Context: one part of a larger RNA
RNA sequence: GGAUGAACGCUGGCGGCGUGCUUAACACAUGCAAGUCGAACGAAGCAGUUAAGGAAUGAGUUUUCGGACAAAUGAGAUAACAGCUUAGUGGCGGACGGGUGAGUAACGCGUGGGUAACCUGCCUCACACAGGGGGACAACAGUCGGAAACGACUGCUAAUACCGCAUAAAAUGGCAGUUUCGCAUGAAACAACCAUCAAAGAAUAUCGGUGUGAGAUGGACCCGCGUCUGAUUAGCUGGUUGGUGCGGUAACGGCGUACCAAGGCGACGAUCAGUAGCCGGCCUGAGAGGGUGACCGGCCACAUUGGGACUGAGACACGGCCCAAACUCCUACGGGAGGCAGCAGUGGGGAAUAUUGCACAAUGGGCGCAAGCCUGAUGCAGCGACGCCGCGUGAAGGAAGAAGUAUUUCGGUAUGUAAACUUCUAUCAGCAGGGAAGAAAAUGACGGUACCUGACUAAGAAGCCCCGGCUAACUACGUGCCAGCAGCCGCGGUAAUACGUAGGGGGCAAGCGUUAUCC
Numbered sequence: 001g002g003a004u005g006a007a008c009g010c011u012g013g014c015g016g017c018g019u020g021c022u023u024a025a026c027a028c029a030u031g032c033a034a035g036u037c038g039a040a041c042g043a044a045g046c047a048g049u050u051a052a053g054g055a056a057u058g059a060g061u062u063u064u065c066g067g068a069c070a071a072a073u074g075a076g077a078u079a080a081c082a083g084c085u086u087a088g089u090g091g092c093g094g095a096c097g098g099g100u101g102a103g104u105a106a107c108g109c110g111u112g113g114g115u116a117a118c119c120u121g122c123c124u125c126a127c128a129c130a131g132g133g134g135g136a137c138a139a140c141a142g143u144c145g146g147a148a149a150c151g152a153c154u155g156c157u158a159a160u161a162c163c164g165c166a167u168a169a170a171a172u173g174g175c176a177g178u179u180u181c182g183c184a185u186g187a188a189a190c191a192a193c194c195a196u197c198a199a200a201g202a203a204u205a206u207c208g209g210u211g212u213g214a215g216a217u218g219g220a221c222c223c224g225c226g227u228c229u230g231a232u233u234a235g236c237u238g239g240u241u242g243g244u245g246c247g248g249u250a251a252c253g254g255c256g257u258a259c260c261a262a263g264g265c266g267a268c269g270a271u272c273a274g275u276a277g278c279c280g281g282c283c284u285g286a287g288a289g290g291g292u293g294a295c296c297g298g299c300c301a302c303a304u305u306g307g308g309a310c311u312g313a314g315a316c317a318c319g320g321c322c323c324a325a326a327c328u329c330c331u332a333c334g335g336g337a338g339g340c341a342g343c344a345g346u347g348g349g350g351a352a353u354a355u356u357g358c359a360c361a362a363u364g365g366g367c368g369c370a371a372g373c374c375u376g377a378u379g380c381a382g383c384g385a386c387g388c389c390g391c392g393u394g395a396a397g398g399a400a401g402a403a404g405u406a407u408u409u410c411g412g413u414a415u416g417u418a419a420a421c422u423u424c425u426a427u428c429a430g431c432a433g434g435g436a437a438g439a440a441a442a443u444g445a446c447g448g449u450a451c452c453u454g455a456c457u458a459a460g461a462a463g464c465c466c467c468g469g470c471u472a473a474c475u476a477c478g479u480g481c482c483a484g485c486a487g488c489c490g491c492g493g494u495a496a497u498a499c500g501u502a503g504g505g506g507g508c509a510a511g512c513g514u515u516a517u518c519c
Stems, first nucleotide, its partner, number of pairs: 001519004006515005013391006019384002021349001026347003030344003035092003040089002043086004048081004056073002060069003099302003108227008118219002123215007131165001133163002140155006171196004177190005201207002228274003235265003240262008277299004281292004304325005327338004355381001357380003363377001364375004394424004404415004428460001431454004438446001463508005468489003474503005484491002
């Protein structure tokens, strides 16, 4: 000198774009953050139309005054139809998106390869198919238990829920074979036989179902190289190293297990200890390098702590389940409930870090044929000079060099064209009017915002640090090794350009200094 997710002191006009718990991965009140589909299904509720039928009221007619007939209105129940809502069954999504960096020195990450050792829902393409049956379980009803959370039993029922059967190819497995090829195990193609495995409808707009192959996308595993410090850590290792059999996995593999062998790593630093998420990048530097990993993007890991599996194409799953632990809460004391490192917000810690805001209008995501619903992702707004950038706080003229102030050798000198005064202008702010793009037919949170126009007043808008040398900028007074200053050298003990104040000056400027850290 540059830089910062900064903080502190003094000061503070406006706008744009960014950015904002670096500390306690501390504890969390409250609200919201993942739903959706009635075009899979039964059922329930609401209001409606039609049909038959009809309680009740009953104009009117008649009467022997007891009554009889009766248009019209029309409750409740039934059937059909169409509409709305949804607790349950079922499907898809809750593995994305969002947060954090505790752990991890590791194939975790980066880079380059490999898989002849692998998987892949939704999507795209191609081929083929969808025949015929069955039994349940929720909901519901009834009974019962419990303070609650939540259950138990009996009975009924539907489906794109579940299960057989049929059909069966280029799928899978078995058996022997041929051809071509390679990368060691081998791979691909062809073909005979045997065995095994499918399906679902809703509807008339189409949307779906099943099998196989291919693609795309996403993932899994393996390998070369690179990836902090300490030797005041020198030896480490028993599933350890290798083999065989079996198991397991989508798949290779001590991944697991039994047996066999005795190996494997290490001064090219094993093991141990400490520290740490990694990278693209960012800061600095002429570069080499050094430092760093906030925001944004990629990967990884984690979700109170530890462990476990279930479901599923995908999890060993932040707002799923089970167990254990700590903590908090409810309780009728028998037992239950919870997990903000999602968005706001609270307490605490700290030098220190924001609103319990608006909207799904846009972009994107989930579900749905769609309409649409959901979306604290996202888009916006609010707060903070936290940063960067831009603008303003007026411009021109104006010497009687006014007054005041400081100083003085008392003559003057400085402040100083500075002010006053004259003329002018209106950027920003304020007032009034108009008023977008962002949106495709409709739909705008932002927002009456940006922007444009008009009128109006120099009005509403300057501070901070420094002035001994380094280093731009000097005098007076006070103080008297005191009070104090200080980045280094050093100032201060009676004329201090170094302390304090004043005048003047220098620098930067809505900032200026200080502190911390890096180059």
Molecule: small-subunit ribosomal RNA, 5' domain
Organism: uncultured bacterium